RNA sequence: GUCUGGAUCGUCUAGGGGUUAGGACUCAGGAUUUUCAUUCCUGCAACACGGGUUCGAUUCCCGUUCCAGAUG
Numbered sequence: 001g002u003c004u005g006g007a008u009c010g011u012c013u014a015g016g017g018g019u020u021a022g023g024a025c026u027c028a029g030g031a032u033u034u035u036c037a038u039u040c041c042u043g044c045a046a047c048a049c050g051g052g053u054u055c056g057a058u059u060c061c062c063g064u065u066c067c068a069g070a071u072g
Stems, first nucleotide, its partner, number of pairs: 001071007010025004018055001027043005048064005
């Protein structure tokens, strides 16, 4: 250089046109407990950036940035 894949809560991850954007861990509050831990309940928190298509885009297309891999 070329090709391929990826970027989603603090972390790991699911979802690929109409979702309340889900789950686990973490964190905060509460219940239980003499206390801590465990367990249970509740809550906070996210679609890399810029365009395009579409009635509607996190999802499809193009570009940019970054990461990983293959090849030379």
RNAcentral holds the sequence, with entries from ENA. The RNA shown here (transfer RNA) has 72 nucleotides and comes from Akkermansia sp. Lineage of the source: Bacteria > Verrucomicrobiota > Verrucomicrobiia > Verrucomicrobiales > Akkermansia. Model confidence (mean pLDDT): 81 of 100. The same sequence occurs in records of 2 taxa. Its Rfam family is "tRNA". Its family is annotated with triplet codon-amino acid adaptor activity in the Gene Ontology.